[in-house]
């Protein structure tokens, strides 16, 4: 570096929960508030890591506590270091970090909600079903197009 066994994991809309919300009890009370426990607190698609730093970190669906927060992230940005871009070097300009000039255009598919069932809970809610709709960014492909000085009976 490969194989070929075993183990674990099945991985970031993740995890956390203490604030407000909700549910129940209890106390006090004109009203209403205190207190204690409970509950909930992201629905999927996408995305991988050259090296420092830095940031409120991508698409939609849900008509909606997915709200405030903390902790983390495959994102972004700046410098470095590498490299792409119209056969080729060199600036320039824009890009990538196994992908990678700019512009336009075509192009696919979700969960969860809602309906519905059974169980567990006093109840807010919580597992596990059945039926059933339709996304956006992206990949991916097409066409058009790209500054300056050079080489080369050389490259495609």
């Nucleotide at each position: 570096c490969u194989c070929u066994g075993u183990g674990a994991u099945u991985u970031a809309g993740c995890g956390c929960a203490u604030g407000u919300g909700c549910c129940a009890c209890u106390u006090u009370u004109u009203a209403a508030a205190a207190g204690u426990g409970g509950u909930g607190g992201a629905c999927g698609a996408g995305g991988a890591u050259g090296g420092a730093g830095g940031u409120c970190g991508u698409c939609g669906a849900u008509c909606a506590g997915u709200c405030a927060g903390c902790g983390g992230a495959u994102g972004c940005c700046u410098c470095c270091c590498g490299g792409u871009u119209a056969g080729c070097u060199g600036c320039a300009a824009a890009c990538c970090g196994u992908a990678a000039g700019c512009u336009g255009g075509a192009u696919a598919c979700a969960a969860a909600g809602c309906c519905u069932g059974u169980u567990g809970g006093u109840a807010a809610c919580a597992a596990c079903g059945g039926a059933g709709a339709g996304a956006a960014a992206a990949u991916u492909u097409c066409a058009g197009u790209a500054g300056c000085a050079g080489a080369a009976u050389g490259g495609c």
This is a predicted structure of a 156-nucleotide RNA (glmS glucosamine-6-phosphate activated ribozyme aptamer).
It matches the Rfam family "glmS glucosamine-6-phosphate activated ribozyme aptamer". About the family: This entry contains a glucosamine-6-phosphate activated ribozyme that is found in the mRNA for GlmS. GlmS is an enzyme that uses fructose-6-phosphate and glutamine to generate glucosamine-6-phosphate. Rfam classes the family as a riboswitch.
Its mean pLDDT, the model's own confidence on a scale to 100, is 76.